[in-house]
Predicted 3D model of a 73-nucleotide RNA (transfer RNA) from Cephalotrichum gorgonifer. Its Rfam family is "tRNA". From the family's description: Transfer RNA (tRNA) molecules are approximately 80 nucleotides in length. The coordinates come from a structure-prediction model, not an experiment, and the mean pLDDT is 81.
RNA sequence: GCCCUCCUGGCCUAAUGGCUAAGGCGCGAGACUUCUAAUCUCGAGAUUGUCGGUUCGAGUCCGGCGGGGGGCU
Numbered sequence: 001g002c003c004c005u006c007c008u009g010g011c012c013u014a015a016u017g018g019c020u021a022a023g024g025c026g027c028g029a030g031a032c033u034u035c036u037a038a039u040c041u042c043g044a045g046a047u048u049g050u051c052g053g054u055u056c057g058a059g060u061c062c063g064g065c066g067g068g069g070g071g072c073u
Base pairs, nucleotide, nucleotide: 001072002071003070004069005068006067007066010025011024012023013022018056027043028042029041030040031039049065050064051063052062053061
């Protein structure tokens, strides 16, 4: 330098181009308990890496840039 692939809450992962981006862990509060742990209930937490484009509509498709991983020379 070229090719492939990934980037979504603090972390790990979902989401057929179409309803309010879903779940687990973690976090906060409550219940239970003598207290803690476990368990249960409720809650907060996302500009979907970034800038553009396509489209009636983009997390999803296309392009540039940035970052991670892999391959070729």